[in-house]
């Protein structure tokens, strides 16, 4: 230097309208550690100072139990829980659309 780097509304119900509401389903970024959405650290997403911009520095940042095996697990196995940015929508969005043909923790050559 080059390249790679987020998955997810399916089925039914009210409704004038909903993949936004309700029953069910469905998904899980990067490194660490005994194999993690839930531990620890990071990035994203927001905010704020600064800059003419690129950036640079700061803040902010959701959620777990019981039992089992083991030297060793909130990570494995069983059980049941529980979490999810900003904006836009004919009606509320982890899953539709947009900012994004970005960004980026890192990972490969």
């Nucleotide at each position: 230097u080059u390249u790679c780097a987020g998955g997810g509304c399916g089925a039914g119900g009210c409704g004038a309208a909903a993949u936004u509401c309700c029953u069910c389903a469905c998904c899980g970024g990067u490194g660490g550690u005994a194999a993690a959405g839930u531990c620890c650290a990071c990035g994203a997403c927001c905010c704020g100072u600064u800059g003419a911009a690129a950036g640079a520095c700061g803040g902010c940042u959701g959620a777990c139990u019981c039992g089992g095996u083991g030297a060793a697990a909130u990570u494995c196995c069983g059980a049941g829980a529980c979490c999810g940015a900003c904006g836009g929508u004919u009606a509320a969005a982890g899953u539709c659309c947009g900012g994004a043909u970005g960004a980026g923790a890192g990972a490969a050559a």